[in-house]
RNA sequence: CUCGCAGGCCGGGUGACCGCGGGCCGGUUGUGGCCGGUCCGAGGAAAGUCCGGACACCACAGGGCAGGACGCUGGGGAAACCCCAGGCGGCGAAAGCCGACGGAAAGUGGAACAGAAAGGAGACCGCCACCGGCGAACGGGUAUCUCCGGAGACGCCGGGGGUAAGGGUGAAACGGUGGGGUAAGAGCCCACCAGCGCCGUGGUGACACGGCGGCUCGCCAAACCCCGUCCGGUGCAAGGCGAAGCAGGCCCCGAUGACGCGGCCCGCCGAGGGGCCGGGUACGCCGCUCGAGCCGCCGGGCAACCGGCGGCCUAGAUAGAUGGUCACCCUCGACAGAAUCCGGCUUACAGGCCUGCUACGGGA
Numbered sequence: 001c002u003c004g005c006a007g008g009c010c011g012g013g014u015g016a017c018c019g020c021g022g023g024c025c026g027g028u029u030g031u032g033g034c035c036g037g038u039c040c041g042a043g044g045a046a047a048g049u050c051c052g053g054a055c056a057c058c059a060c061a062g063g064g065c066a067g068g069a070c071g072c073u074g075g076g077g078a079a080a081c082c083c084c085a086g087g088c089g090g091c092g093a094a095a096g097c098c099g100a101c102g103g104a105a106a107g108u109g110g111a112a113c114a115g116a117a118a119g120g121a122g123a124c125c126g127c128c129a130c131c132g133g134c135g136a137a138c139g140g141g142u143a144u145c146u147c148c149g150g151a152g153a154c155g156c157c158g159g160g161g162g163u164a165a166g167g168g169u170g171a172a173a174c175g176g177u178g179g180g181g182u183a184a185g186a187g188c189c190c191a192c193c194a195g196c197g198c199c200g201u202g203g204u205g206a207c208a209c210g211g212c213g214g215c216u217c218g219c220c221a222a223a224c225c226c227c228g229u230c231c232g233g234u235g236c237a238a239g240g241c242g243a244a245g246c247a248g249g250c251c252c253c254g255a256u257g258a259c260g261c262g263g264c265c266c267g268c269c270g271a272g273g274g275g276c277c278g279g280g281u282a283c284g285c286c287g288c289u290c291g292a293g294c295c296g297c298c299g300g301g302c303a304a305c306c307g308g309c310g311g312c313c314u315a316g317a318u319a320g321a322u323g324g325u326c327a328c329c330c331u332c333g334a335c336a337g338a339a340u341c342c343g344g345c346u347u348a349c350a351g352g353c354c355u356g357c358u359a360c361g362g363g364a
Base pairs, nucleotide, nucleotide: 001361002359004357005356006355007354008353009352010351012329013328014327015326016325017324018323020041021040022039023038024037025036026035027034028033043335047346048345050344051343052342053341054340055235056234057233058232062266063265064264065263067231068230069229070228071227072086073085074084075083076082087101088099089098090097091096102226103225107224108223109220110219124167125166126163127162128161130159131158132157133156134155138149139148140147175193176192177191178190179189180188194216196213197212198211199210200209201208202207239286240285241284242283248277249276250275251274252273253272260268261267293312294311295310296309297308298307299306300305330333
């Protein structure tokens, strides 16, 4: 240089005029508003609503069962399907990336097709000795000799066996490689490797390294299950206040306890509750934006993060504001728009900038 990896940042700019929502100040008013000034006015994802909370209501917010979520270790955090650091496994040449990553000798269960056999398995082909039959005056074997053979070699056929080395099937075939051994084979024996158990050392720990032992069958728990930790429900249309309006009727449950407290049971509470039809209203205010807040500096920590000091106030609508026109400039502008708030995750995104790192490769 080029390819790559990781992290962070920006997301058209400036000016003028007009318009829209909100706060404050002033004026005015017929109290509904109107006018003027000033300040503020979408995002890194405001999105998906996937996790976790704050807050509010639901007995006095309780217990058990059922159900659900999560699952290496240490730390952070209010918590989390979150973050940081580390371990292990996989991928990559490396920087680095990915992983629901507890338990399969507690039990139940599953493994399609293929294949002989898929769980305490299995003999299809092959290999091997044995038994029976056939059978060579020469046969078999070897480079040649030694050698074997009618007491039947070699070969063929049949039989009952041995064998998990080899072939073949499969995602997977009961440890792998090499040697010894054997009729042929086999952890049958041995060495190394993998795995298991014990011990030692290091580490907070996951785990790593070393030694010894007996030689040892796997996969699936995002299958049921077991173990451990955590979890009550409903969501700002929560919920509260004010104003206006209306017309009741029928049925059911209830102090033998209704309704309510997410499903069931216990327990609690204690007087109304529910359904259908009909009638009325759909206005204002609060909740509502100052908060696990943002920025800077310093300190602690590898980091996530925490602490101290200083500064800042940064949308709050309710049919729902954040836009339009003109001028100039540039690299010609992507995905997209608040609706109770906050922390995360995920997804979408034209183009551009910065920092650190790697070197299979090219060049000096």
Background:
The RNA shown here (Bacterial RNase P class A) has 364 nucleotides and comes from a Pseudomonadota bacterium. The sequence is in RNAcentral, with records from ENA. Of the family's consensus pairs, 97% are formed in the model. Rfam family: Bacterial RNase P class A. It is annotated as a ribozyme. The coordinates come from a structure-prediction model, not an experiment, and the mean pLDDT is 77. The organism belongs to Pseudomonadota, within Bacteria. A source record names the gene rnpB.